[in-house]
RNA sequence: UAUCCCAUCACGCUGAAUUGCGGUAAAACAACCGUAAGCGGGGGAACCAGUUUUUCGGGGGUGAAUCUUGCCGGCAGCGGCCGGCGAGUAGGGCGUAUAAAUUUUACGUCCGAACCCGUCAGCUAACUUCGUAAGCGUGGAGGGUAUAUAU
Repeated sequence: UAUCCCAUCACGCUGAAUUGCGGUAAAACAACCGUAAGCGGGGGAACCAGUUUUUCGGGGGUGAAUCUUGCCGGCAGCGGCCGGCGAGUAGGGCGUAUAAAUUUUACGUCCGAACCCGUCAGCUAACUUCGUAAGCGUGGAGGGUAUAUAU
């Protein structure tokens, strides 16, 4: 000096996931708990919709994250189902451009997951209930003691 780890500040991005007050608590910050507002989701009449229906191989929710298909492997041996690696795709985000904002268009680029309920839920006023996370990019200032390089 660089890499790695910890933790913090500012700006920005996805997302509902922000803000105020009080407390733990001790000077501050962060963290944790509670509460209120804001934001977001679920359940829940009439009317309307639905007339099929059930673990047959259910059903449903949050979310953009659905669907089609190739190869390999496994289960079963009608149908198919599961996993891995790919190619697309409904859909979604970011950036740039005429262009300052919204929308549209064009181009580029990324995502196209994961989880939950527990046999049960259409819509849905009153009512009721839950969440308020997580992750990432750029830059700055610190700490740690491991590695590498140089002196």
Background
c-di-AMP riboswitch aptamer (ydaO/yuaA leader) from Neomoorella humiferrea, 151 nucleotides, folded computationally. RNAcentral holds the sequence, with entries from Rfam. It matches the Rfam family "c-di-AMP riboswitch aptamer (ydaO/yuaA leader)". The family has 106 seed sequences and 7,607 matches in Rfam 15.1. The model forms 96% of the base pairs in the Rfam consensus. Model confidence (mean pLDDT): 77 of 100.